[in-house]
C1' cells in the first nucleotide's frame, strides 16, 4: 500500500414449539435487495431456506464488565368486583335460666318458712233413704181330671151297717190383684248423716320465725334454629402499589481477531 478471507450488513421480550429461528404483536431505534409464511413457513445443536449485492480486520467483527428501556413470571399489600362457606361476630326467632336491672301489685293490721288444727273434695264401711225383686199377710182364685163335709138320688147286704160321690158350703195350688207395716237380696250424679283414711288440690285458724313474695317488661350468659349483613374464612379477576430471581435492546468501558504479495 495492494488483492484476499473469517465475519457483518440489526438486536431483544413476550407468545407458537420437543426444540431452534422467521413471519405477525411488542419494545429499543435507522438498519442492504427479491421471493416463502397462522387452517404457519424453514430447519435441527453450525438449528430460517432460495438467489443476488455491499463492506470487510476495524467507529463496523468477537469476548468480559456495568448501566438498564421493555415484556413476561413470583411473592405480598390496597380498592372494587365475582364464586363458595356457615367455625367465630351482627341481625332476627325460639327454649332455658331468672344470679343483674327497670315497673306495678302485695307484706310488720305479719311475706317466706316450719309445725299443728278445722273445712271443702275423693275413697271404704256402717246407717238412713229411693227404686227394683222376693218373702210375710190380705182378697181371689178349679163344670171332672185338689181337699174336707156331703142333702137329694146311686151302689152293696136279710138286716144293722156299708161304699163310691153331683149339687151346695167351707178350705186350698198354680195364677191374679193389693199392701207396702215387717224380713231377705241387689243397685246408686241419694244423705245440713256416723268412723277411717287420704291428705294430692283448695280455702281457713292457733303457735314459732322476722322481710321478702308475685306478675310483667329489659339485659347478660347458656342451648337451639335461620339465612348471608358480606363483618369472618377461603378462592379467583380488574386496576394500583412494594419486593424478588431469571431476559434484557440501546448506551459506556476494557480487551481480542487473519493470509498473501
Nucleotide at each position: 500500500g495492494c488483492g484476499c478471507u473469517a465475519g457483518a450488513c440489526g438486536g431483544g421480550g413476550a407468545g407458537c414449539c420437543a426444540g431452534c429461528g422467521g413471519u405477525g404483536c411488542c419494545c429499543u431505534g435507522u438498519a442492504c435487495c427479491c421471493g416463502c409464511a397462522a387452517u404457519c413457513c424453514g430447519c435441527u445443536a453450525u438449528a430460517g431456506c432460495g438467489g443476488g449485492g455491499u463492506c470487510g480486520a476495524a467507529u463496523u467483527c468477537c469476548c468480559c464488565a456495568c448501566c438498564g428501556a421493555g415484556g413476561g413470571g413470583g411473592c405480598g399489600c390496597g380498592u372494587c368486583g365475582c364464586c363458595g362457606g356457615g367455625u367465630c361476630c351482627g341481625c332476627u326467632c325460639c327454649g332455658a335460666c331468672c344470679u343483674c336491672u327497670c315497673c306495678g301489685g302485695u307484706g310488720u293490721u305479719g311475706a317466706u318458712g316450719g309445725u299443728u288444727g278445722g273445712g271443702u273434695c275423693c275413697u271404704g264401711c256402717g246407717c238412713a233413704g229411693c227404686c227394683c225383686g222376693g218373702g210375710c199377710c190380705c182378697g181371689u182364685g178349679a163344670a171332672c181330671c185338689g181337699c174336707g163335709u156331703c142333702a137329694g138320688g146311686u151302689c152293696c147286704g136279710g138286716a144293722a151297717g156299708g161304699a163310691a160321690g153331683c149339687a151346695g158350703c167351707g178350705c186350698u195350688a198354680a195364677g191374679c190383684g193389693g199392701u207396702c207395716c215387717c224380713c231377705c237380696g241387689g243397685g246408686g250424679g241419694u244423705g245440713c248423716c256416723g268412723c277411717a283414711g287420704u291428705c294430692a288440690a283448695c280455702c281457713u285458724g292457733g303457735c314459732c320465725u322476722g322481710a321478702g313474695c308475685c306478675g310483667g317488661g329489659g339485659g347478660a350468659c347458656c342451648g337451639g334454629g335461620u339465612g348471608a349483613g358480606c363483618g369472618c374464612c377461603g378462592g379467583u379477576g380488574c386496576c394500583g402499589u412494594g419486593c424478588c430471581a431469571a431476559c434484557g435492546a440501546c448506551g459506556u468501558g476494557g480487551g481480542g481477531u487473519g493470509c498473501g504479495c

This is a predicted structure of a 261-nucleotide RNA (Bacterial large signal recognition particle RNA) from a soil metagenome. It matches the Rfam family "Bacterial large signal recognition particle RNA". Rfam's curators write: The signal recognition particle (SRP) is a universally conserved ribonucleoprotein involved in the co-translational targeting of proteins to membranes.